[in-house]
A computed fold for a 75-nucleotide RNA from a subsurface metagenome, annotated as transfer RNA.
Rfam family: tRNA. Gene Ontology term of the family: triplet codon-amino acid adaptor activity. Rfam classes the family as a transfer RNA.
Model confidence (mean pLDDT): 82 of 100.
Order: sequence, then C1' cells, then structure tokens
RNA sequence: GCCGACGUAGCUCAGUGGCAGAGCAGCUCACUCGUAACGAGCAGGUCACUGGUUCAAUCCCAGUCGUCGGCUCCA
Repeated sequence: GCCGACGUAGCUCAGUGGCAGAGCAGCUCACUCGUAACGAGCAGGUCACUGGUUCAAUCCCAGUCGUCGGCUCCA
C1' cells in the first nucleotide's frame, strides 16, 4: 500500500428497516441470628463519527476514525 471482519449499557454479546434488549456487574427491597446464594424490583445507551437513501435507519449506501486478521515488500 491492498483486501476483509468488527465498533450497541461498566464488561461479554444479541437485535439487521417500524418502541434498543439479555447475561454478568451496580443499587434497592425481601429472605436470614448474620453474610453469601436464591427471589422481586430499579437504574444505566448521542447504537464509533459525518453525510446520504427512506414516511421511518442500530440495521441499507458512501466517507472518516479506531480495533483485529490476511496479502504484498516495490520505492
């Protein structure tokens, strides 16, 4: 330099046009002599960024940035 995959909650990931979710972690309550576990609930998101398509975009398209992998090794 070229190609590809990925970027969503603190972490690990689903969701792939029509209300953003799960598990773990956090907080509260209940249970217990007490703690943990189990149970109930709550909170937590500019869906990397910018633009485009669309009645409607996390999702489709283009570009940018970042992470990872592969190819190349010319100047």